[in-house]
Description:
A computed fold for a 347-nucleotide part of an RNA from an uncultured bacterium, annotated as small-subunit ribosomal RNA, central domain.
Context: one part of a larger RNA
RNA sequence: UUGGGCGUAAAGGGUGCGUAGGUGGCAUUGCAAGCGCGGGGUCUAAUGCGGCGGCUCAACCGUCGAGCGCCCCGCGAACUGCAUCGCUUGAGUGCGGGAGAGGGAAGCGGAAUUCCUAGUGUAGCGGUGAAAUGCGCAGAUAUUAGGAGGAACACCAGUGGCGAAGGCGGCUUCCUGGACCGUAACUGACACUGAGGCACGAAAGCGUGGGGAGCAGACAGGAUUAGAUACCCUGGUAGUCCACGCCGUAAACGAUGAGCACUAGGUGUCGGGGCCGUAAGGGCCCGGUGCCGGAGCUAACGCAUUAAGUGCUCCGCCUGGGGAGUACGCACGCAAGUGUGAAACUC
Numbered sequence: 001u002u003g004g005g006c007g008u009a010a011a012g013g014g015u016g017c018g019u020a021g022g023u024g025g026c027a028u029u030g031c032a033a034g035c036g037c038g039g040g041g042u043c044u045a046a047u048g049c050g051g052c053g054g055c056u057c058a059a060c061c062g063u064c065g066a067g068c069g070c071c072c073c074g075c076g077a078a079c080u081g082c083a084u085c086g087c088u089u090g091a092g093u094g095c096g097g098g099a100g101a102g103g104g105a106a107g108c109g110g111a112a113u114u115c116c117u118a119g120u121g122u123a124g125c126g127g128u129g130a131a132a133u134g135c136g137c138a139g140a141u142a143u144u145a146g147g148a149g150g151a152a153c154a155c156c157a158g159u160g161g162c163g164a165a166g167g168c169g170g171c172u173u174c175c176u177g178g179a180c181c182g183u184a185a186c187u188g189a190c191a192c193u194g195a196g197g198c199a200c201g202a203a204a205g206c207g208u209g210g211g212g213a214g215c216a217g218a219c220a221g222g223a224u225u226a227g228a229u230a231c232c233c234u235g236g237u238a239g240u241c242c243a244c245g246c247c248g249u250a251a252a253c254g255a256u257g258a259g260c261a262c263u264a265g266g267u268g269u270c271g272g273g274g275c276c277g278u279a280a281g282g283g284c285c286c287g288g289u290g291c292c293g294g295a296g297c298u299a300a301c302g303c304a305u306u307a308a309g310u311g312c313u314c315c316g317c318c319u320g321g322g323g324a325g326u327a328c329g330c331a332c333g334c335a336a337g338u339g340u341g342a343a344a345c346u347c
Base pairs, nucleotide, nucleotide: 003319004318005317006316007301008300012315014200015199016198017197021193022192023191025087026086029083030082031081033080034079035076036075037074038073039072040071041070042069049065050064051063052062053061054060090190091187092186093185094183095182096181097180102176103175104174105173106172107171108170109153114148115147116146117145118144119143120142124135125134161168162167205246206245207244208243209242210241214240215239219235220234221233222232257314258313259312260311261310262309265292266291267290268289269288270287271286272285273284275282276281296303297302320347321346322345329340330339331338332337
C1' cells in the first nucleotide's frame, strides 16, 4: 500500500459549531468536460494476451495480430457535471400550544452538624472485633432556650425529565438556549458530513482575593501485626465553597462517530394531538426513554425499528507483545504537565 476491520480481541476523536473539501431531492431545456460509439494519427524490442507454426509434448522458441496509453476528427445525450427555468416531499421560517433538576443572576426557607452564651444536671462521654489515644469535676456527654456561621437540599423521586457532551435536583423572581406536538401561511435544495480552526469540557491541580460548618489527602497520635510507612480509631492542614483567570485530562462508557432510507412483533413509561366513553379507561398518530423477542448479523457473548440487520454519504481510528504513550523535536501551560509521537533492542 492493498485487503480486512473498530460493543468485549488492536481500533470511534470527550462533545459541539463550522471553513476548505467530499457527497447531494423531483421536473424542463441546452452544452458536451466526464461517459459511450465510429474513424484517423502515434506509441523500441522482449514480456503479457489471441491465432498459427517448430523442437515426439511441455517448458522454451519462431511468426502474425489485437489491445492498453496519449492526441485529433465526427456522432450520441441515458447517467455525472455545467448552465437555464421551475417544483415541494428534504431543510428552514411563521402561527397556535403544552412539558422539562437545560443555562445565568438575585433573593428567600426549613431540617441537620459544629461552635458560642445562659439554664437544668452529674460522672462519665466517645470509640472498637476488643481497646487505647482523645474529651470531661476549670462541670463534659445528655437536655432546654437564645445566638453565629458554612455547606448540602430529606420526603416528592421514578431503568422519570432536560442538555451536544461534561453534566443538571429546596422555593420565588428576572434574563436566556434547545427539543416536541398541531397547523400548512412563507422560502424554494437553502441539505449531509466535516481535515484544519474555534468554543465548551467531571474530578483533581495551579494563580490572586475571600470563605471555612461538616468532611478530609498530607501529617500526628492510638491500635492491629513478625513488621504495618496500611486497612480500624482519635485528631487534623491543604482542598472541598465563592469571584475572576488558568489547566484540558478520565473506565470523558452505550467501552458502540454523524446523517438518511429500508427491514416481524409484544409489553411498560414520559411529552403532545385527534377519536370512542358520563367516568375509570380504551384504541390510533408523532416524538423520547426502558424491557422482552423474530428474521438477519455475530468467534461467541449477545445486538435486534434507540441494530451490533440491509444499503448509501462523510469524518476519525487500527495493523503482533514489550520497549512506550517513553525519547527527541515542535506547540501549548505559571507549574503540574498536556498534545503530537518514534527507534535501537528484545520475545